Overview: A computed fold for a 79-nucleotide RNA from a Deltaproteobacteria bacterium, annotated as c-di-GMP-I-GGC riboswitch aptamer. The organism belongs to Myxococcia, within Bacteria. The prediction has a mean pLDDT of 81.
RNA sequence: UCUGAAAAAGCCAAACCCAUUGAAAGGUGGGGACGGAAAACCACGGGUCCGUCGGAGGUGGAUAGCCGGGUUGCCAGAU
Numbered sequence: 001u002c003u004g005a006a007a008a009a010g011c012c013a014a015a016c017c018c019a020u021u022g023a024a025a026g027g028u029g030g031g032g033a034c035g036g037a038a039a040a041c042c043a044c045g046g047g048u049c050c051g052u053c054g055g056a057g058g059u060g061g062a063u064a065g066c067c068g069g070g071u072u073g074c075c076a077g078a079u
Stems, first nucleotide, its partner, number of pairs: 001078004011036002016031006034065001040071003044068003047063007
């Protein structure tokens, strides 16, 4: 530098339950594992969800575990 997710040293943790926070979508902590090779980080493009004004559409927010893109990085193999 390239390729990969078979294995798994180490890592994260869906649904659901409890607590807490928010008007809501949702967030956070604990339990719990469906899964993940970026399920690490960034709302830049598209999508979806919530609020608001509304004629189109605009506007504020949420989602990185919806897709694309950017930055960094673990393991294995090749060079």